[in-house]
């Protein structure tokens, strides 16, 4: 420089070959137990799906272009 790959709740991660409300763990807040705390249990809040444009009734999911990370290859040295 080219080429593949990754980005989703504060953190880790699903989301069934494009379908209707985007979920779960952890953690965070409330309640419960308990002499208090932890451990358990119950409940609640938390999302511009990296930004932007497009295809499409409909896009986390195709496309096509920037960001950031990672890999591999190739260039000066």
């Nucleotide at each position: 420089g080219c080429g593949c790959c990754u980005a989703u709740a504060g953190c880790u991660c699903a989301a069934c070959u494009g379908g209707a409300u985007a979920g779960a763990g952890u953690g965070u807040c409330g309640g419960g137990c308990u002499u208090c705390g932890a451990a358990c249990c119950c409940g609640a809040a938390g999302g511009u799906u990296g930004g932007g444009g497009g295809u499409u009734c409909g896009a986390g999911u195709c496309c096509c272009u920037c960001u950031a990370g990672g890999c591999g290859c190739g260039c000066c040295a």